[in-house]
Context: one part of a larger RNA
Formats: sequence, C1' cells, structure tokens
RNA sequence: UUGGGCGUAAAGGGUGUGUAGGUGAUUAUAUAAGUCAAAAGUUAAAGCCUUAAGCUUAACUUAAGUGUCCUUUUGAAACUAUAUAAUUAGAGUUUGAUAGAGGCUAAUGGAAUUCUGUGUGUAGCGGUGAAAUGCGUAGAUACAUGGAGGAACAUCAAUUUUGGCGAAAGCAAUUAGCCAGGUCAUAACUGACACUGAGACACGAAAGCAUGGGGAGCAAAUAGGAUUAGAUACCCUAGUAGUCCAUGCCGUAAACGAUGAAUACUAAUUGUAGAAUUUUUUCUGUAAUAAAGCUAACGCGUUAAGUAUUCCGCCUGGAUAGUAUACUCGCAAGAGUGAAACUC
Repeated sequence: UUGGGCGUAAAGGGUGUGUAGGUGAUUAUAUAAGUCAAAAGUUAAAGCCUUAAGCUUAACUUAAGUGUCCUUUUGAAACUAUAUAAUUAGAGUUUGAUAGAGGCUAAUGGAAUUCUGUGUGUAGCGGUGAAAUGCGUAGAUACAUGGAGGAACAUCAAUUUUGGCGAAAGCAAUUAGCCAGGUCAUAACUGACACUGAGACACGAAAGCAUGGGGAGCAAAUAGGAUUAGAUACCCUAGUAGUCCAUGCCGUAAACGAUGAAUACUAAUUGUAGAAUUUUUUCUGUAAUAAAGCUAACGCGUUAAGUAUUCCGCCUGGAUAGUAUACUCGCAAGAGUGAAACUC
C1' cells in the first nucleotide's frame, strides 16, 4: 500500500491567476523505456517459505528444495510512454445579438439631520417605566425664509426563505467617459492548445496603524444623571478617537452553503432572471418539492452530501494550546508556521 475520513462529530485553504509536478480526446504507423513471456547467470551463511528427520511434544536443531531482487539474451505489441502524420466531440478565436447595484474616474441632484443670519412669538423644551443631569427670559422649543457643511442615497424594488452582477471580499441616487467578465445564436477558423495546482504572485469585510485633509449625523473611551445592596452595565444627557477622503500598511472573520476545483453519468414537477425560437422547446443562472441512491440521524438529492475519475488542501481522543520556543513578515497591534511535559 491493499483498506479510513473532512455539511452538523476532528478535518475544505478567505478567494483567484498560475510555475514545477501529477493527470489527460480520437485515428493510423513506427520504436520497445515501462509492461508481459521464455531462457541463462547471480542472489555468502543464517533467516523467511515448503517437505522431511532428531530431542516424549513444542519451541529448538539438522537436511533437502523452491521462490523473490538484480543482470544479460531472445521474443510479444494490447495498454502507458516516445516520435511522426492526421481528426474535431474538449478548449479557444472571429462574427452578430443581449442582461446586469461588475470595476475606476469625474460631474450633477433632491429629501432629511445639524449649525447659522433674519422674522413671528412666549415660557417652557427635552427625556423616561418614572425621573434627573441637560437646553431656555442673554428669548429656547415651535413656525417661516435665506445660507453653510458633511455623510447617506426613500419611492422605483422583485429584500418574510426566493431578483441581478462579481473569483471571493463585496456591489444600489442620476449622468458621462474609460475598462473587464458572462450568456445566447450562427457559420467559419486554430487543432488537445486541457484539468488540477506544492511553492510564488495578486485581491481580500470590519476593526486597527502611519501621514495629511475632513468632521453633519452616529458613536468605543470618558464625564454627568438615574436604577441598584452595589452598577466600573442595561436607560437618559453630553461626548473624543473612529466612521468619510487621499496615499501607504495590516492580512484576519460564524471570510459559512460551516459543503475545494474540474469532467461524465443518474426520474420528474413547479416558480423566477437572461438569451434563442414558428407552436413546441433548447441553453445558461437562481430557487422550491421530490424518484433512485446516499446519510448515525437531521437531511442531501442533475446547483448532490448519489455513481465514478483526476489533482490540491486538511483530520487522527480531551485538556495543556493555537500556548511556549525558534524562524519569517509587520511601524505597532499582531499574523503565519507550531510542539512538549504534567494530567484525564
């Protein structure tokens, strides 16, 4: 190894691009490296294996024999491999349509909150379970009108579990510009160019960090008022970092479908988005039931957790512990890699 697993029990890498490697369509011819067959050589002794014998048996001991590895020679040519030539079902390119909160940049818009100028107006406002702190006769709250500024984009809208796009993170006012991907249809072209992917590289919510801006609302910290036996809380009044922008770090999340990627096969029905189509239907996505099958059960079920193949990642009792140490990365916070002793 034959011969375990990873939705919820331990276990799928946060996601992609892609190097090495592994794996890989159809046909013909050749070669003979792997493979297979035969023969020869070698394989110290002991051991292993088989058959006998000896100690009462066994272990043990003794004898005989075979085989395995390897080398050489001769042959076979189905499969793998290699070379050559060809093919089009995989993959891609061109053409024509088409949907979309896909990305980046710039400009513009209205509603609301806050602040502020002016006017009207007078004693309360605010807040709560009830209050108080707080604001207000230096004229608040309310109403009208003008201005400033920042952030977010109601309705449209499909969001109760069910719309779209994106690799994931994620993406929602309007308009313009630039960039990228998808789907469908038709013929033509290339001719296996494919799948996966250790390292590597890129992207990666929120919070946090650095520098410089910005700061309306909200709001860790903090202060005060309540509550309470206490109240370092829940409730209230304030309120700073932060939230926003630019540039650069950080590299983690229940980064979840707790389900890696690709390919093929295995009943149906119903919705919904896009495309094609003459009715019918077909293809791509996204949902709800459900056959076979699977599962410990829950459930999954053509978007598989079914049946198979290829490649990668990961798991091996609990706790110690994602800790210590070492190394790498980081401005730091910390991240990555990652034990053991004792113990149950």
Predicted 3D model of a 344-nucleotide part of an RNA (small-subunit ribosomal RNA, central domain) from Chondrilla caribensis. Rfam family: Bacterial small subunit ribosomal RNA. Rfam links the family to the GO terms structural constituent of ribosome and ribosome.